Molecule: transfer RNA
Organism: uncultured Clostridia bacterium
Formats: sequence, C1' cells, structure tokens
RNA sequence: CAGUGCUUAGUGUAAUGGUAGCAUAACAGUCUCCAAAACUGUUGGUAAUGGUUCAAAUCCAUUAGUCUGU
Repeated sequence: CAGUGCUUAGUGUAAUGGUAGCAUAACAGUCUCCAAAACUGUUGGUAAUGGUUCAAAUCCAUUAGUCUGU
C1' cells in the first nucleotide's frame, strides 16, 4: 500500500433488516458418606463513532485492533 478478509458471553460458534441463540465455562441447587458424573436453574455479549431505515449484529462511511498478500 491492497483485500465484496475478520471483530458477537470467560472460550468456541450461529443469526437472509424484524424477540441476539447454541455448546462449553463460571455460580447455585438436586442426587451422593464425600467427590465426580448426570439433571435443573441463574449470570454474562454484537470493537468504537456517525449515517440510512418504522426497525441495524446485519446496509453505508470513518476509526481502532487483528489476519493475509506485496
């Protein structure tokens, strides 16, 4: 410098402009002599700013970080 690359929960990963899910982790409970496992429940998230729209994780612009190429 270029990229119709990427950025969503502690971690991994979905969501065709219309209620942000799933798994795992953490926490609490049930069970157990205790623990593990299993089961039930809870907590927690769209990188930042602005724009378009009745409505934006999603579309547009800029910025930041990261990745790839030179």